Small-subunit ribosomal RNA, central domain from an uncultured prokaryote, 349 nucleotides, folded computationally.
Context: one part of a larger RNA
RNA sequence: CUGGGCGUAAAGCGCGCGCAGGCGGAUAAGUAAGUUGGAUGUGAAAGCCCCGGGCUCAACCUGGGAACUGCAUUCAAAACUGCUUAUCUAGAGUACAGUAGAGGGGGGUAGAAUUUCCGGUGUAGCGGUGAAAUGCGUAGAUAUCGGAAGGAAUACCAGUGGCGAAGGCGACCCCCUGGACUGAUACUGACGCUCAGGCGCGAAAGCGUGGGUAGCAAACGGGAUUAGAUACCCCGGUAGUCCACGCCGUAAACGAUGAGAACUAGAUGUUGGUGACCUUGAGUCUUUAGUGGCGCAGCUAACGCGAUAAGUUCUCCGCCUGGGGAGUACGGCCGCAAGGUUAAAACUC
Numbered sequence: 001c002u003g004g005g006c007g008u009a010a011a012g013c014g015c016g017c018g019c020a021g022g023c024g025g026a027u028a029a030g031u032a033a034g035u036u037g038g039a040u041g042u043g044a045a046a047g048c049c050c051c052g053g054g055c056u057c058a059a060c061c062u063g064g065g066a067a068c069u070g071c072a073u074u075c076a077a078a079a080c081u082g083c084u085u086a087u088c089u090a091g092a093g094u095a096c097a098g099u100a101g102a103g104g105g106g107g108g109u110a111g112a113a114u115u116u117c118c119g120g121u122g123u124a125g126c127g128g129u130g131a132a133a134u135g136c137g138u139a140g141a142u143a144u145c146g147g148a149a150g151g152a153a154u155a156c157c158a159g160u161g162g163c164g165a166a167g168g169c170g171a172c173c174c175c176c177u178g179g180a181c182u183g184a185u186a187c188u189g190a191c192g193c194u195c196a197g198g199c200g201c202g203a204a205a206g207c208g209u210g211g212g213u214a215g216c217a218a219a220c221g222g223g224a225u226u227a228g229a230u231a232c233c234c235c236g237g238u239a240g241u242c243c244a245c246g247c248c249g250u251a252a253a254c255g256a257u258g259a260g261a262a263c264u265a266g267a268u269g270u271u272g273g274u275g276a277c278c279u280u281g282a283g284u285c286u287u288u289a290g291u292g293g294c295g296c297a298g299c300u301a302a303c304g305c306g307a308u309a310a311g312u313u314c315u316c317c318g319c320c321u322g323g324g325g326a327g328u329a330c331g332g333c334c335g336c337a338a339g340g341u342u343a344a345a346a347c348u349c
Base pairs, nucleotide, nucleotide: 003321004320005319006318007303008302012317014201015200016199017198021194022193023192025088026087027086028085029084030083031082033081034080035077036076037075038074039073040072041071042070049065050064051063052062053061054060091191092188093187094186095185096183097182098181099180103177104176105175106174107173108172109171110154115149116148117147118146119145120144121143125136126135162169163168206247207246208245209244210243211242215241216240220236221235222234223233258316259315260314261313262312263311266294268292269291270290271289272288273287275285276284277283278281298305299304322349323348324347331342332341333340334339
């Protein structure tokens, strides 16, 4: 390299868009590049292989043949691939009418709660724990009532419910906006799938500038515990958590399962549509798009998967190749930094 693999053993890029590339629906005609057959030329000799011959045999030498799987030219074939032309509608898409939704961005509003402040009532405790103490409180706390301020998050509804490519998204209203699904007709006519590079999005933490800061809370301080306790528990508490703009680009970014297409027993729950039937019911049946729990065949080392496949096939991409060294060093690229990405070897078992 061929190969064999990638849910859990090593291995699916976190996700998308997409150029090049690879692959690509139906019919007819043409063409003849690929493809197939014939012919001709060539494919040196030697060697290898086959049949003979010569050294007593063999090695060796020697004659003939085959082979030289190739290339070129030419003639022919036209199924498949390619190309050209014409046509088609089953893939893909557009128009129309509906439907559901925490999909995204911006603005506004609301109530509950925590905290703080002001005022009233009120008095000696409160708080906290396994038990305590630090802490708060006669300068009047905790509790309770009224008022105010401010920030953050939206109880119930809530559901193996919904939406989104993934990350993710949850009070209500308005504006802007993406996608999906369903129905019946019309239209375009293969416009498709995948995608190295590339580009974009990308939780949390972190970084820069400027705001904001109620609660929570790394660091830090104190109290406990303990042999010690740089912890677990308690009292405090700063970054941060929030907003705007700009970076970072990583996660057990997980379904540890790439994307698309086709096919392959069933019964069952649920979400959004559709149609039919009447016995109008919380009805039955049909069909479709999701989303769950079982399960046949099949697959699997087993566990398990099982129409949402890890089954049976096709197309394209990514990745793996014993453990450690190491996702490290060096170099490159990116970054303000933290670091990210690409990515070895010696040595060792």